[in-house]
RNA sequence: AAUGGAGAGUUUGAUCCUGGCUCAGGAUGAACGCUAGCGAUGUGCCUAAGGUAUGCAAGUCGAAUGCCGAUUUAUCGGCAUGGCAGACGGCUGAGUAACGCGUAGGUACUUACCUCUAACAUGAGAAUAACCCCUGGAAACGGGGAGUAAUACUCAAUAGAUCCCGAAAAAGCGCAAGCUUUAUUCGGGAUAAAGCUUUUGCGGUUAGAGAUAGGCCUGCGUCCUAUCAGAUUGUUGGUAAGGUAAUGGCUUACCAAGUCGAUGACGGGUAGGGGGCCUGAGAGGGUGUACCCCCAGACUGGGACUGCGACACGGCCCAGACUCCUACGGGAGGCAGCAAUUAGGAAUCUUGCGCAAUGGACGAAAGUCUGACGCAGCGACAUCGCGUGAAGGAUGAAGGUCUUCGGAUUGUAAACUUCUUUUAUAGGGGAACAAGUUCUGAGUGUACCCUAUGAAUAAGGUGCUUCUAACUACGUGCCAGAAGAAUCGGUGAUGCGUAGGCACCAAGCGUUAUCCGGAAUUACUGGGCGUAAAGAGAUGCGUAGGCGACUUCUUAAGUCUUCUGUAAAAUUCUGUGGCUUAACCACAGGCUUGCGGAAGAGACUGAGUUGAUUGAGGUAUUUAGGGGAAAGGGGAAUUCCUGGUGGAGCGGUGGAAUGCGUUGAUAUCAGGAGGAACACCGAUAGCGAAGGCACCUUUCUGGAAAUUACCUGACGCUAAGGCUCGAAAGCUAGGGUAGCAAAACGGAUUAGAUACCCGUGUAGUCCUAGCCGUAAACGAUCCCUGUUAGAUAUUUGUUUUAUUCCGAGGUUCUGCGGUUUACCGUAGUGUUUCGGGUAAGACGAGUGUCGCAGCUAACGCGUUAAACAGGGCGCCUGGGGAGUACGGUCGCAAGGCUAAAACUCAAAGGAAUUGACGGGGACCCGCACAAGCAGUGGAGCGUUUGGUUUAAUUCGACGCUAAGCGAAGGACCUUACCAGGGUUUGAACUGUAGCUGCAAAUCCCGAGAAAUCGGGACAUCCUUCGAGGGUGCUACAGAGGUGCUGCAUGGCUGUCGUCAGCUCGUGUCGUGAGAUGUUGGGUUAAGUCCCGCAACGAGCGCAACCCCUAUGUCGUGUUACAAUUUCUCGACAUACUGCCUUGCCAAAACGAGGAGGAAGGAGGGGACGACGUCUAGUCAUCAUAGCCCUUAUGUCCUGGGCGACACAAGCGCUACAAUGGACGGUACAACGGGUAGCCAAGCCGCGAGGUGGAGCUAAUCCCUCAAAACCGUUCUCAGUCCAGAUUGCAGGCUGAAAUUCGCCUGCAUGAAGCCGGAAUUGCUAGUAAUCGUGGAUCAGCAUGCCGCGGUGAAUACGUUCUCGGGUCUUGUACACACCGCCUGUCAAGUCACGGAAAUCGGCAGUACCCGAAGCUCCCCGAUUUAGCACUCAAGCAAACACUUUUGCUUUUGAGUUCUGAAUCGGGGGUCGAAGGUAAGGUCGGUGACCAGGGCUAAGUCAUAACAAGGUAGCCGUAGGGGAAUCUGCGGCUGGAUCACCUCCUUU
Repeated sequence: AAUGGAGAGUUUGAUCCUGGCUCAGGAUGAACGCUAGCGAUGUGCCUAAGGUAUGCAAGUCGAAUGCCGAUUUAUCGGCAUGGCAGACGGCUGAGUAACGCGUAGGUACUUACCUCUAACAUGAGAAUAACCCCUGGAAACGGGGAGUAAUACUCAAUAGAUCCCGAAAAAGCGCAAGCUUUAUUCGGGAUAAAGCUUUUGCGGUUAGAGAUAGGCCUGCGUCCUAUCAGAUUGUUGGUAAGGUAAUGGCUUACCAAGUCGAUGACGGGUAGGGGGCCUGAGAGGGUGUACCCCCAGACUGGGACUGCGACACGGCCCAGACUCCUACGGGAGGCAGCAAUUAGGAAUCUUGCGCAAUGGACGAAAGUCUGACGCAGCGACAUCGCGUGAAGGAUGAAGGUCUUCGGAUUGUAAACUUCUUUUAUAGGGGAACAAGUUCUGAGUGUACCCUAUGAAUAAGGUGCUUCUAACUACGUGCCAGAAGAAUCGGUGAUGCGUAGGCACCAAGCGUUAUCCGGAAUUACUGGGCGUAAAGAGAUGCGUAGGCGACUUCUUAAGUCUUCUGUAAAAUUCUGUGGCUUAACCACAGGCUUGCGGAAGAGACUGAGUUGAUUGAGGUAUUUAGGGGAAAGGGGAAUUCCUGGUGGAGCGGUGGAAUGCGUUGAUAUCAGGAGGAACACCGAUAGCGAAGGCACCUUUCUGGAAAUUACCUGACGCUAAGGCUCGAAAGCUAGGGUAGCAAAACGGAUUAGAUACCCGUGUAGUCCUAGCCGUAAACGAUCCCUGUUAGAUAUUUGUUUUAUUCCGAGGUUCUGCGGUUUACCGUAGUGUUUCGGGUAAGACGAGUGUCGCAGCUAACGCGUUAAACAGGGCGCCUGGGGAGUACGGUCGCAAGGCUAAAACUCAAAGGAAUUGACGGGGACCCGCACAAGCAGUGGAGCGUUUGGUUUAAUUCGACGCUAAGCGAAGGACCUUACCAGGGUUUGAACUGUAGCUGCAAAUCCCGAGAAAUCGGGACAUCCUUCGAGGGUGCUACAGAGGUGCUGCAUGGCUGUCGUCAGCUCGUGUCGUGAGAUGUUGGGUUAAGUCCCGCAACGAGCGCAACCCCUAUGUCGUGUUACAAUUUCUCGACAUACUGCCUUGCCAAAACGAGGAGGAAGGAGGGGACGACGUCUAGUCAUCAUAGCCCUUAUGUCCUGGGCGACACAAGCGCUACAAUGGACGGUACAACGGGUAGCCAAGCCGCGAGGUGGAGCUAAUCCCUCAAAACCGUUCUCAGUCCAGAUUGCAGGCUGAAAUUCGCCUGCAUGAAGCCGGAAUUGCUAGUAAUCGUGGAUCAGCAUGCCGCGGUGAAUACGUUCUCGGGUCUUGUACACACCGCCUGUCAAGUCACGGAAAUCGGCAGUACCCGAAGCUCCCCGAUUUAGCACUCAAGCAAACACUUUUGCUUUUGAGUUCUGAAUCGGGGGUCGAAGGUAAGGUCGGUGACCAGGGCUAAGUCAUAACAAGGUAGCCGUAGGGGAAUCUGCGGCUGGAUCACCUCCUUU
């Protein structure tokens, strides 16, 4: 030896959740990019099981044999026969989904060489290769003849513990018949052998054991696919035979008809399997390189031979493809052995050394052979180790980079000093590995040791926005580019490129690819399904399957315990040891969670068994009900028909029209016809499994509930497939058709209107019979069982109690009547029984609402669970593509069910929050509307802007919030623009250096449009006399810019808006964003105040404080006098709902009225502008960052322009007249300004003005007579005595200058215009309107602007509407916030896919044809051999004997027939590879054209959805339409708003 589990980024304005995508880790037989010092150990064609030149990879034995050659005569070499080995070792992973592999078992078998035991080896024979001769062929290779040996071959003998046949016996099993076995016994038959060597030898044969190695069989395990559901005919079994080493349909004949399969047969795809390896906390997931085991293969396919073993990688035969040789007749070959080569590919090495070691073959051995193996080589391919120096060293050198210009950093880093020598180089020494006393080392003069030299020979790669360690500068400017994700880049990029710096690894570092992890993101460990993806329409019936209440006994399959066998080794892990360390290696241990065997336990599950009743079911008694089917009946209404009355319209709409109607409608009365649907009751009420079900009656029928007793005795739950039911629409056939109504037609609306609205109207809606099988078929919630607070309502049962209720009785008493006097009737009274009603409770079964605990992401659910548990089924795994394609199946069709992929995106989504918005709601306010007054819009003119024009018409401002705005005043200047002419350290500023003269300056002349240039004159500063200051010139820093960016900024300003809001602290609530406070009831101008309240307080805003004004008091003051008063200035006072009455539910706040008061509820006016919005305005007021220009985009000058003019818009002025014009007369202000100024009196001029000069630095003088008003006269309604434009003439003023281009005056001229379309503006009281007046700017120029006073109204019922704003609430798919979001067609580009006439190919199979090699069977022939028989010859023996005869021959030879065996040849048959033919199957490629889909920066047409989205939306279905979509029918709420009902909560 059990040590271990981390998260992050990205959906949103923000939040929580769901959910995908991505990252950080580890790994690799890797590849690519950049780089590279050394060593050790490993490792290296993953692709073409494509093709291969060359060499090698399997031989050996002379102690089996014959022969040849050579010589040193003892050996060596060679050929052939023979033996053993070439079935091992080595390579590869094509095939194989299989008893192939793994594991555990089994047996009907074999096993050369090896070990042990026992026995044996006798005799004979015939050939043949090499060799020799002849001969064919190009070669490969042969043919014939002669002769020869063996451990080659053959025959005979012998043998039993072998084999075969037969008999007997024994044992076992069985009830028996009988079966099985045998180390039993007997009989018969068959089969053996080989020698060599001379040594303690090696062999040979048989048999039995062993060992080793194999064959075969079996259980279990072993990828994806059901869009593969049926497969199979030697198929399944039996009998017999054959075959094999052996079992077996392994093969054949016959018989039977079986066998396998949803626990997935058969088919298709993919793949060698395992030990292991990678990852992981583990469970798992992925993988099968190297090493080990097994299998399979050897160019492709088939086949056998030999042999113990093969159907044989380096053997044979045949067929095919390919390559090579050839003399064209024929032949040869097989690197998936080691090297090597070519091809392929992103990619993978040397044609090396050696048998020294280990192992193998042969041999008695020496030994031979061995690309196994041992070594070396190449490759950073991997792992491990070492080094590239160490210590000191600050003026923190130089250089680089940045800079706030001070400095910081690189950085003790370097230089420099001292030291060391791993490594490197050189020299010297020098192993182990050798086992086997000698000898034998490829590696190798290697490892290692010693010495010398000298820091010497040795650092890169990637990254630096976040995740993720590490930041600045420059360049670029949505370009170039980056990117793993989010994303970065459009002029200040820490994200691109470069540099410096930094971070991390390091002889490597990054990238790519793949696997695991993170991912609890397939969830066994360890997930879910109300709304996020997900409960099938019902689960009604029910099969398989899964699960199953109490109890007795048994069993032991599951389960548990112990022991045991196995689980190869290597690897991983632990310990120890060996290489200098480590990697690596060795030893020991542990692990191997599995399978088998034995023994035991008996709780639980299972199996069997016993009993019981509580689950389930049944009988009985009741109950409620739109449960279902059929038949019959009913009335109201619509429409139509007939008739009567009647007489002009009806109908319809937002408004109309189409339509109907004098041929009599609508209306009304009567009668009739026909179809469909059933008002009220009626209800969160009832029934049903769901769909669904409603007039009444009858018949048939299903289910449910309650009560009590009895019966059966677990009979139960769920339920894949299966069966059945299943709204509406739709289909088929036949009916029917009143109303309604897709389609269709017409009328409107509209830009259009294939719609919404209106008028017609067909399918259909209805019935019968059949089909379809889907819906938002929803409670978006599967079924069953048990457990867990309540409250309240309702339906339906049972039951208790009460009852001054009702009915029917019994009975006591009393009264009355009748009477046979104790009987009847009747009335009352008390009591009591039964039934009904009512009320209140209790116990069940349903149906609702609220709600505790608990759950939930939240919303919400909550005994009718979405709580807590158990059982079963179905379903989900990012969005889109798509519920689509293909295939299958069902259907008459429409279509349904099943159900992908390519490609594409980084999200899609749920709930809740804050805003914003709504053609949502409620409340409130505002000159917002209304009520009024005066206008604008029409005219002329002024002015600003647009546009146009121009050399230039400088620039900015653009709805409200630009446009009489910047500009409080453009003839020059201003001026920024244009043309022309000048100038360049400059017109103005600062510094440094140098040089020269001299103060600066001023004046004159000439040229010129001027700027400027040229010339001249005049004069010469201070001083410590060195020079310095000043000035000029030159040079360098640097000036200058109304050049750009207001989207880099500051400051300032506008606007919402003087609207009443905007926030914070603490607390509380919520997982959180957030909420509360700030909402509510009142009230206010006000978040003003009061009350209430999980809030309590506070801040910025409101108000107040400040200024002006109105009244008073006090003080004060002079500019003629006077003044209690008017006036000036200053201070103070005054007003606070303080007082009275009253209203509001109480009270308060507050409101209404009144008194007093100058003023009354903020007295009037001003300044004052919260958090913020508009990326509002301004770089041209100013300031400022960055960029740009630098003889110009700076600067100076002259002239021009900003003033143009077809036109358009804004803001104004003057008018159109009698409320007026003209003329004359008479009154009354305020605010202000004035010395380069205001300017009086007087005089001149018609006048503008001139002259004049007094006064005034201002309560003194002047501007300065105010005008309207009032009093008179005149005009009399007209283009005028209105209006004044335009033009002419003559003048005045300012100013160098009035032409472009000023103002004013006089005379003359006398345009448009007679009150203004649509539309639109201002104003609520000293306001509008009207009248004049002052000031700033300014030389001059005002209809503009800012002020001042005079005269001085009308109207406000009120909040329905318009606009804007505030608060609360609601919906939302919006958050750049409705100027939002977003759908579909069409057009363009691009990508992948589907269909498609057809066409090309792969694979597997079926039927048939042909049929090689080969095994086997049959026939024929030949040869050899053995045997019997016969003949002959030879020999021997015997007899007779002249011849001859007979017998024998395990004594021999020859021949013939027959039989057997072997070999060879020929022929035939079965099987049989390749090939061919035919019809199909299946998969894939291409494919004109067609269809839909995805993506794309702006396109076209509409606007369908999101708000009540402007017709609520959506689902199913049918029809229509450019398109989104529209309409019909049925359904849903996942619809806003209002009203009502019901329910609930509180009081």